The part of an RNA shown here (large-subunit ribosomal RNA, domain I) has 596 nucleotides and comes from Streptomyces cylindrosporus. The RNAcentral record of the full RNA draws on ENA.
Context: one part of a larger RNA
RNA sequence: GGCGCACGGUGGAUGCCUUGGCACCAGGAACCGAUGAAGGACGUGGGAGGCCACGAUAGUCCCCGGGGAGUCGUCAACCAGGCUUUGAUCCGGGGGUUUCCGAAUGGGGAAACCCGGCAGUCGUCAUGGGCUGUCACCCACAUCUGAACACAUAGGGUGUGUGGAGGGAACGCGGGGAAGUGAAACAUCUCAGUACCCGCAGGAAGAGAAAACAACCGUGAUUCCGGGAGUAGUGGCGAGCGAAACCGGAUGAGGCCAAACCGUAUGCGUGUGAGACCCGGCAGGGGUUGCGUAUGCGGGGUUGUGGGAUCUCUCUUGACCAGUCUGCCGGCUGGUCGGCGAGUCAGAAACCGUUGAUGUAGGCGAAGGACAUGCGAAAGGUCCGGCGUAGAGGGUAAGACCCCCGUAGUCGAAACGUCAGCGGCUUGCUUGAGAGACACCCAAGUAGCACGGGGCCCGAGAAAUCCCGUGUGAAUCUGGCGGGACCACCCGCUAAGCCUAAAUAUUCCCUGGUGACCGAUAGCGGAUAGUACCGUGAGGGAAUGGUGAAAAGUACCCCGGGAGGGGAGUGAAAUAGUACCUGAAACCGUGUGCCU
Numbered sequence: 001g002g003c004g005c006a007c008g009g010u011g012g013a014u015g016c017c018u019u020g021g022c023a024c025c026a027g028g029a030a031c032c033g034a035u036g037a038a039g040g041a042c043g044u045g046g047g048a049g050g051c052c053a054c055g056a057u058a059g060u061c062c063c064c065g066g067g068g069a070g071u072c073g074u075c076a077a078c079c080a081g082g083c084u085u086u087g088a089u090c091c092g093g094g095g096g097u098u099u100c101c102g103a104a105u106g107g108g109g110a111a112a113c114c115c116g117g118c119a120g121u122c123g124u125c126a127u128g129g130g131c132u133g134u135c136a137c138c139c140a141c142a143u144c145u146g147a148a149c150a151c152a153u154a155g156g157g158u159g160u161g162u163g164g165a166g167g168g169a170a171c172g173c174g175g176g177g178a179a180g181u182g183a184a185a186c187a188u189c190u191c192a193g194u195a196c197c198c199g200c201a202g203g204a205a206g207a208g209a210a211a212a213c214a215a216c217c218g219u220g221a222u223u224c225c226g227g228g229a230g231u232a233g234u235g236g237c238g239a240g241c242g243a244a245a246c247c248g249g250a251u252g253a254g255g256c257c258a259a260a261c262c263g264u265a266u267g268c269g270u271g272u273g274a275g276a277c278c279c280g281g282c283a284g285g286g287g288u289u290g291c292g293u294a295u296g297c298g299g300g301g302u303u304g305u306g307g308g309a310u311c312u313c314u315c316u317u318g319a320c321c322a323g324u325c326u327g328c329c330g331g332c333u334g335g336u337c338g339g340c341g342a343g344u345c346a347g348a349a350a351c352c353g354u355u356g357a358u359g360u361a362g363g364c365g366a367a368g369g370a371c372a373u374g375c376g377a378a379a380g381g382u383c384c385g386g387c388g389u390a391g392a393g394g395g396u397a398a399g400a401c402c403c404c405c406g407u408a409g410u411c412g413a414a415a416c417g418u419c420a421g422c423g424g425c426u427u428g429c430u431u432g433a434g435a436g437a438c439a440c441c442c443a444a445g446u447a448g449c450a451c452g453g454g455g456c457c458c459g460a461g462a463a464a465u466c467c468c469g470u471g472u473g474a475a476u477c478u479g480g481c482g483g484g485a486c487c488a489c490c491c492g493c494u495a496a497g498c499c500u501a502a503a504u505a506u507u508c509c510c511u512g513g514u515g516a517c518c519g520a521u522a523g524c525g526g527a528u529a530g531u532a533c534c535g536u537g538a539g540g541g542a543a544u545g546g547u548g549a550a551a552a553g554u555a556c557c558c559c560g561g562g563a564g565g566g567g568a569g570u571g572a573a574a575u576a577g578u579a580c581c582u583g584a585a586a587c588c589g590u591g592u593g594c595c596u
Base pairs, nucleotide, nucleotide: 001595002594003593004592005591006590007589008588009587015581016546017545020518021517022515023514024513025512026511027510028509029507030506031167032166039101040100041099042055043054044053046079047078049075050074051073052059061095062094063093064092065091066090070083071082072081106115107114108113116135117134118133119132120131121130122129137164138163139161140160141159142158143157144156145155171202172200173199174198175197176196182189186236212219213218223250224249225248226247227246233241234240254499255498256497261299262298263297264296265295266294267293268292269291270290274288276289277286278285279330280329281328282327283326284325304477306442307441308440310437311436312435313434314433315432318337319336320335321334322333323332324331338430339429340428341427342426343425351424352423353422354421355420356419357418358417359416360415362411363410364409368384369383370382371381385402386401387391393405394404395403448472449471450470451469452468453467454466458484479494480493481492482491483490533540534539553580556567557566558565559564
């Protein structure tokens, strides 16, 4: 020196464990904000600090409930001093306070700072000063003023507003909009209307009651799912892209206007026709009340077997009062009562009471002992018992239905919230139906067309349908649009106005639950941390879990300056001693055997 064996050191694998994660399910919630948010800075405790909580009323204040003996959060002990059966701490509901920054909003500003005006109040002999309140901008409405330029308008001032502003994980709608890639290169194409940017909204959004499909049969708003179907198509007919009708399901809901016509108010135009007009008939009376047009308001009206308006006729539920110049009859309009409905998700819209359910604290809740074993501990073993609408789960010195917390079951709210029923309340109808006549209305810079684009399975193609830009530019039901160029026939539907629940998408968040999910190089980046650290910055971004049942964490003695160790002691165990469970390998030793 090598190879073995034994015993160690180092190291932290493995096993076991779990405070933390991951995925999903069900229910809830789906917004917060000028009444100042989200997020922060700085403070607040008797004793340095971090986290958490709170805000100069600062580890808290008040009220109402729950609860019932200790308590003054945690890392994290210790000391001091308090509070508490006159019910503390703690839990829940409601209220109060809530510095400064931050949309930040009196002005400024290098966020958490500086400097003001006005009103009230406090202080000072007075000035300086303190406290409370208030003072940004935009929009809407009301109102007062008011240029160039006479009216006017622009502009300005004041008041009012549970108006706006900012934040938020995903889902939604809209405006913009790539490239790597694929095509085995690449340009049309693809990736993809994706990523990303911007705007806006809701608890969902968007869509939505046929100018739809279909095919000579029919269906009857929209949305979503399974088929149809990787089909029909499209495509340097390459790579690829890729429907619909229809069928089966989920859900289910339909409404309101514009116009014609009538009335009314205002503005403008027109002006003698007393034979106009004032509801009709007859009689009387009035004296510009007329006519046309524009706008606002009220009534009317809403459809595709076309609908409505106007006029005439037929049939058809009430009572009373008032008006319509006067009287009578008839008619019309309005109101009250009665009758019949409906309703807060659309079609108008709030709130209150009561009952019940439910959420935000909680309460009750069955039944076991002995013996031995064990290196300490029994819940494991043996023996004899019990409960069970409870043998889910967790803890307790080791496998516990009967030890503890719980579990099944059952009970419970002063206050606040949610839902449902009923009542109040609000509101509609009280006339509707039919026949005929008439030809008044039925959404205009619209539809269509030309050119240029986009979007549809459809890449300009024979290219319809849909949507934009520029130009041009109809018709009113004997009207229009569509059925894939276009024309005819036939069929379907009524554009150019609006609203609409549910079925669908998502989960920052709350509650409960589940797992052939992970178990510390795993599982979120994070057993907590967006910390330490890095970077001027945008930004990047870790590692570190385990003594023991219980600290019982080794009094005392000895060596040593200490560190550390040897005794002694604790403990079941100290090769469990806080460098702490187990303690693999590499690597380093000590002893010993063999070989050289």